[in-house]
The RNA shown here (transfer RNA) has 72 nucleotides and comes from a marine sediment metagenome.
Rfam family: tRNA. About the family: Transfer RNA (tRNA) molecules are approximately 80 nucleotides in length. The family's RNA type in Rfam is transfer RNA.
RNA sequence: GGGCCUGUAGGCUAAUGGAUAGACCAUCCGGCUUCGGACCGGAGAAUGGGGGUUCGAAUCCUCCCAGGCCCG
Numbered sequence: 001g002g003g004c005c006u007g008u009a010g011g012c013u014a015a016u017g018g019a020u021a022g023a024c025c026a027u028c029c030g031g032c033u034u035c036g037g038a039c040c041g042g043a044g045a046a047u048g049g050g051g052g053u054u055c056g057a058a059u060c061c062u063c064c065c066a067g068g069c070c071c072g
Stems, first nucleotide, its partner, number of pairs: 001071007010025002013022001018055001027043005048064005
């Protein structure tokens, strides 16, 4: 330099182009408990960035960024 793949909460991950982007672990608050753990109830937190297509984009196209693999 070229090709392919990936990018969603702190972590792991789901989501036929259409529901308020869902769950698990973690965190925080409350309940329970002598205290803690476990358990129960609740809360906060995410689509890598720009542009395009579309009535509608996490999803499709394109450029860029980051990571991985392969080729040279």